[in-house]
Context: one part of a larger RNA
Molecule: small-subunit ribosomal RNA, central domain
Organism: uncultured soil bacterium
RNA sequence: CUGGGCGUAAAGGGCGCGUAGGCGGCCGUUUAAGUUAGGUGUGAAAGUCCUGGGCUCAACCUGGGACUGCACUUAAUACUGGAUGGCUUGAAUUCGGGAGAGGAUAGCGGAAUUCCCAGUGUAGAGGUGAAAUUCGUAGAUAUUGGGAAGAACACCGGUGGCGAAGGCGGCUAUCUGGACCGACAUUGACGCUGAGGCGCGAAAGCGUGGGGAGCAAACAGGAUUAGAUACCCUGGUAGUCCACGCCGUAAACGAUGAAUGCUAGACGUUGGGGAGCUUAGCUCUUCAGUGUCGCAGCUAACGCAUUAAGCAUUCCGCCUGGGGAGUACGGCCGCAAGGUUAAAACUC
Numbered sequence: 001c002u003g004g005g006c007g008u009a010a011a012g013g014g015c016g017c018g019u020a021g022g023c024g025g026c027c028g029u030u031u032a033a034g035u036u037a038g039g040u041g042u043g044a045a046a047g048u049c050c051u052g053g054g055c056u057c058a059a060c061c062u063g064g065g066a067c068u069g070c071a072c073u074u075a076a077u078a079c080u081g082g083a084u085g086g087c088u089u090g091a092a093u094u095c096g097g098g099a100g101a102g103g104a105u106a107g108c109g110g111a112a113u114u115c116c117c118a119g120u121g122u123a124g125a126g127g128u129g130a131a132a133u134u135c136g137u138a139g140a141u142a143u144u145g146g147g148a149a150g151a152a153c154a155c156c157g158g159u160g161g162c163g164a165a166g167g168c169g170g171c172u173a174u175c176u177g178g179a180c181c182g183a184c185a186u187u188g189a190c191g192c193u194g195a196g197g198c199g200c201g202a203a204a205g206c207g208u209g210g211g212g213a214g215c216a217a218a219c220a221g222g223a224u225u226a227g228a229u230a231c232c233c234u235g236g237u238a239g240u241c242c243a244c245g246c247c248g249u250a251a252a253c254g255a256u257g258a259a260u261g262c263u264a265g266a267c268g269u270u271g272g273g274g275a276g277c278u279u280a281g282c283u284c285u286u287c288a289g290u291g292u293c294g295c296a297g298c299u300a301a302c303g304c305a306u307u308a309a310g311c312a313u314u315c316c317g318c319c320u321g322g323g324g325a326g327u328a329c330g331g332c333c334g335c336a337a338g339g340u341u342a343a344a345a346c347u348c
Base pairs, nucleotide, nucleotide: 004319005318006317007302008301012316014200015199016198017197021193022192023191025087026086027085028084029083030082031081033080034079035076036075037074038073039072040071041070042069049065050064051063052062053061054060090190091187092186093185094183095182096181097180102176103175104174105173106172107171108170109153113149114148115147116146117145118144119143120142124135125134161168162167205246206245207244208243209242210241214240215239219235220234221233222232257315258314259313260312261311262310265293266292267291268290269289270288271287272286273285274284275283276282277281297304298303321348322347323346330341331340332339333338
């Protein structure tokens, strides 16, 4: 390479937008590039391969074929491609609806916590397996009233919803993205995928400036213990929060790439539509999601099973024994931390 694979054995890119490229609906007309058939030329000889012959065989010698290719030419037109005309089912637009923690900005709210002030009040409070460190007669803990601050939003809350993923949860307003349902209507293949590229991307971390209630790496002390650089306790700084700029990684997981079509059902649930009825609703049905079970089929098994891991097609990414190693070196990126690309010797 041919091949075989990627839920859990090695293997789906963290996610999107999209360039090149690859692939692409239905019906005509045309062309004849691919394709198919015939012909001609060429494909040197020797050798190799196949098949005959000659040296007693063989090596050796010799005849023929083949050399699957290329060019030209004549024809064919199903399929693919080019050109052209049309179509509406793919795709998009328009109109009318309702759902949603989708995103951004600003404002507001109550509970709790800590701190401050004042009142009541007196000897304990904290904490634990038990203690101690710690706080408290300079009045703590408890309780009442007032004030300040920051962060997070109980109940509702739900295998509920939204988002491409990361993720998103108090309330209100403004701006704004997407999806879904219904309907005549419009465009007429405008589509799918997507190497590079660009953008988004939890937490931690970094830079500058704010903020700092609670929590809390590091650190200190108290315990435990043979020891205890831990688990438990008392404290506590970065950080956690905000603005702007970096970082670009995660068990970024459904460990399952995207798109399209097809292939038994049953029971829930969310958002729409339709029909019927005995109308606080119920039943039937139809789209779009989200779950549980289950047939065929698949699977090494577990399991998956119309939300496929079934049956097929297109495009991309990735794998090829374990260790060495996601390391070294080099390149690129980064302020750094590091990221990304990515070996070999050696060894089993």